[in-house]
Context: one part of a larger RNA
RNA sequence: CGUCAGAAGCUUGAGGAAAGCUGUCCCUAGUACGAGAGGACCGGGACGGACGAACCUCUGGUAUACCAGUUGUUUCGCCAGAAGCACUGCUGGAUAGCUACGUUCGGACAGGAUAACCGCUGAAAGCAUCUAAGCGGGAAACCUUCUCCAAGACCAGGCUUCUCACCCUUUUAGAGGGAUAAGGCCCCCCACAGACGAUGGGUUCAAUAGGCCAGGCCUGUAAGCGCAGUAAUGCGUUCAGGGAACUGGCACUAAUCGGCCGAAAA
Numbered sequence: 001c002g003u004c005a006g007a008a009g010c011u012u013g014a015g016g017a018a019a020g021c022u023g024u025c026c027c028u029a030g031u032a033c034g035a036g037a038g039g040a041c042c043g044g045g046a047c048g049g050a051c052g053a054a055c056c057u058c059u060g061g062u063a064u065a066c067c068a069g070u071u072g073u074u075u076c077g078c079c080a081g082a083a084g085c086a087c088u089g090c091u092g093g094a095u096a097g098c099u100a101c102g103u104u105c106g107g108a109c110a111g112g113a114u115a116a117c118c119g120c121u122g123a124a125a126g127c128a129u130c131u132a133a134g135c136g137g138g139a140a141a142c143c144u145u146c147u148c149c150a151a152g153a154c155c156a157g158g159c160u161u162c163u164c165a166c167c168c169u170u171u172u173a174g175a176g177g178g179a180u181a182a183g184g185c186c187c188c189c190c191a192c193a194g195a196c197g198a199u200g201g202g203u204u205c206a207a208u209a210g211g212c213c214a215g216g217c218c219u220g221u222a223a224g225c226g227c228a229g230u231a232a233u234g235c236g237u238u239c240a241g242g243g244a245a246c247u248g249g250c251a252c253u254a255a256u257c258g259g260c261c262g263a264a265a266a
Base pairs, nucleotide, nucleotide: 001152005163006162007161008160009159010158011157015149016148017147021049022048023047024046025045026044027043033038051106052105053104054103055102059100060099061098062097066093067092068091069090070089071086072085073084074083075082076081110144111143112142117137118136119135120134166178167177168176169175170174183261184260185259186258188202189201190200191199208254209253210252211250212249213248214247215246217243218242219241224237225236226235227234228233
């Protein structure tokens, strides 16, 4: 821009994409078969491999603005206590998120039409013949069935709901301009989204983000003081102190004020 008024939501599916794998064991059954050795078809079940998808409950990984320990050194006048630098100084842990080494699931079942092939009936050709007329069976291949995209599918589809109302100009079945409706966007606060757009949520009739409070979770018993010890240190106060992403609550802060687009067709 189109889809023949303008919108919001829900859809049909022409068409396209993805997927499609396979092993071992058990039962049937030591049966059929076979002198024996050996050893099934058909049918049923269990457990796997590789591949793929989703997810983070568990197990791990990561976690450079979380917690603790600690070395050297500098500074805060000194002690104590801190901070900076040294690969994030090093080390031990570690929530959310993201992940695999983790968890769950998938390939199916079934139908249709067939290939090779196997048949029925059956003439040409008194026989024979699956074929010439006619009718069956038959594969991971084909078309469906499962998943995803999908009406720019220009044959541009369908359903529901909303708006349904003006002004001006003009060369007047028309064209152009303006203000609005339903609705949408910008601005603004954001994240389950993200390179930017986009998507999704919120915008005071508000819990969207921050902050605060409570809880969860992580770290692991802070500082100060007291006691014991010559001291290093230990014990008590103290499951303390500190803390990111998680959950809930509270309008304290910021989403203020505003602007723009947007219908005469039957």
Large-subunit ribosomal RNA, domain VI from a metagenome, 266 nucleotides, folded computationally.
Its mean pLDDT, the model's own confidence on a scale to 100, is 88.